[in-house]
Context: one part of a larger RNA
Molecule: large-subunit ribosomal RNA, domain VI
Organism: metagenome
Parts: sequence; C1' cells; structure tokens
RNA sequence: CGAAGGAAACUUGAGAGGAUCUGUCCUUAGUACGAGAGGACCGGGAUGGACCGACCGCUAGUGUUCCGGUUGUGGCGCCAGCCGCAUCGCCGGGUAGCUACGUCGGGACGGGAUAACCGCUGGAAGCAUCUAAGCGGGAAGCCCACCUCAAGAUCAUGUUUCCCGGGCCGUAAGGCCCCUGAAGACCCCACGAAGACUACGUGGUUGAUAGGCCGGGUGUGGAAGGCGAGCAAUCGCUGGAGCUUACCGGUACUAAUCGGUCGUGAGG
Repeated sequence: CGAAGGAAACUUGAGAGGAUCUGUCCUUAGUACGAGAGGACCGGGAUGGACCGACCGCUAGUGUUCCGGUUGUGGCGCCAGCCGCAUCGCCGGGUAGCUACGUCGGGACGGGAUAACCGCUGGAAGCAUCUAAGCGGGAAGCCCACCUCAAGAUCAUGUUUCCCGGGCCGUAAGGCCCCUGAAGACCCCACGAAGACUACGUGGUUGAUAGGCCGGGUGUGGAAGGCGAGCAAUCGCUGGAGCUUACCGGUACUAAUCGGUCGUGAGG
C1' cells in the first nucleotide's frame, strides 16, 4: 500500500514446515518344521537406547539482591556491636528465575490409493492364461491421520459486534460552505514467565500495573540486649530466636496526573 466505508474480536485452511528410528526379554511354544543339532511365521505383553518437545512437584546445579561461620587489615574514640577492602576475601547452606543429571510426553491406532509380488473370473486362441473387458490382496514408501505456521491464498475466506451530519450544485461518483472528529487506534506513563531495538501482552484512579506497607510462605539456624555459670575460651536461659531477594495474597500510602495526535460524516 492492497484486500471496494471505518473498526474490534473470533475464525476456515489453499499451501508450507516438523515428526516418521530401533534393540532386548516374556508368552504363543521347545509348538510347526527337522533323523538330530537346532528352531520359527502369525498374534499378545513387558522393558530399554538414541532423538525430539514441554515442565520445575521430586532429585540435582546455579543463585555476586537471602541467612550464617571465619582470616588479615582499615574505620565508626574504646569494650561490645557493626561496616569497607582482600576473586562474592574464603567457607557452609539457600527462595524465585533459568536449567539437566530430574520428571512427563511423543514417533500410536486407523483409513485410502499403490510398487514388486500373489490371486479370482476370463476371452482373443472350444485348451491354457492374474488381463485384453472386469474384480480382489499387497510395503518402514505415497495421500490422509498427529504437531506448528498460515488469507499478499491479489481467486486477498467466513462469522459476530461497534461507529458515522445539514445546506447548495450534480443522474451519479464527486465538488463547495457551515458544523462535526464517531467507533477505534496511537502518543505518553506504570509494568510483564514478552523482549536486542521494535513487536507482543497487562494496567492507567470507574485503578491492584509497579514500588512501599501488612499477612503468609521459603531460607538460614538460635540475633542484639539482658540475666546466669565459668579464672577464661566459652556455654546456658530469655527464644525454633532474629533476619529473610526475585514467591503467594491483601491494602490506594507513592507513581500510572492533566492531556495530545490520528481516524470522519453511510461507502466502486
């Protein structure tokens, strides 16, 4: 820009892409077969490998925004308690998120048309012949079925809903004047399991979008202060204490203020 007014939401699927793998064991059955040795087709069941997808309840990793321990040194006047620096100083754990080594799922079932091949009926050619007319069976392959994208599929799909004035001229498209600026979209702002930017999604006071605060959860592992015991290091009690990021919920305290722009007027 188009899709024959504009807009919102939901859609059909032409077409395209992805996937398409396989072992072992049990059973049928030590059966058929075979002198024996050996040893099935067909069918049923179980469990693996590799590959692919999703997810984080479990296990595990990370987790320099959480908690604790500890060394050296500097600082807050000193003690105590804290802070800076030393790879996050080092060490022990760890929420969310992201992950695999974790978990779940997938290549299944089935239908259609066929290949080689196997047949039925059957003539040319009184026989024979799967073929000449006609009709079956038959592959991990083909078409569908499964997953994803998809109407620029220009033959440009469909459905529902929303929105839009008067006068004059003109057959109409349209033009001029006055009025109007809809539905909706964007800008801007608060953000997001969305994201390089953009896009996408949510919210913008008729509001829980983010922060704060409150409650909960989770993690750490017993705070500081005080009291007690001990010469002291240290230990006990107060007390599952104190602190607690990204998690769950609640709450307008703070910030999403106020606004602006585009888009028209019934449609080849």